[in-house]
């Protein structure tokens, strides 16, 4: 400059039209003589944007960022 592939809590990660799974962190309870390990629970997220559709994280666009490859 051109192409390809990825971006989902603080981290990892799953899921692709019906409103997002787990895991771990962190906060409170349980247990325990105390920790630790174990159990319950709560908070926290789909890169920004702009189409398309009743509904979009998922399609579709052009951007941003990070990798990888031609020149």
């Nucleotide at each position: 400059a051109c192409g390809g592939c990825u971006g989902u809590g603080g981290u990892c990660u799953a899921g692709u039209g019906g409103u997002a799974u787990g895991a771990u962190c962190u906060g409170a309870g349980c247990c325990u003589c105390c920790c630790a390990a174990g159990c319950u629970u709560a908070u926290g997220g789909u890169c920004a944007g702009g189409g398309u559709u009743c509904a979009a994280u998922u399609c579709c666009c052009g951007g941003c960022a990070g990798c990888c490859g031609u020149a």
The RNA shown here (transfer RNA) has 71 nucleotides and comes from a Candidatus Woesearchaeota archaeon.
Rfam family: tRNA. Rfam links the family to the GO term triplet codon-amino acid adaptor activity. About the family: Transfer RNA (tRNA) molecules are approximately 80 nucleotides in length. The family's RNA type in Rfam is transfer RNA.
Model confidence (mean pLDDT): 82 of 100.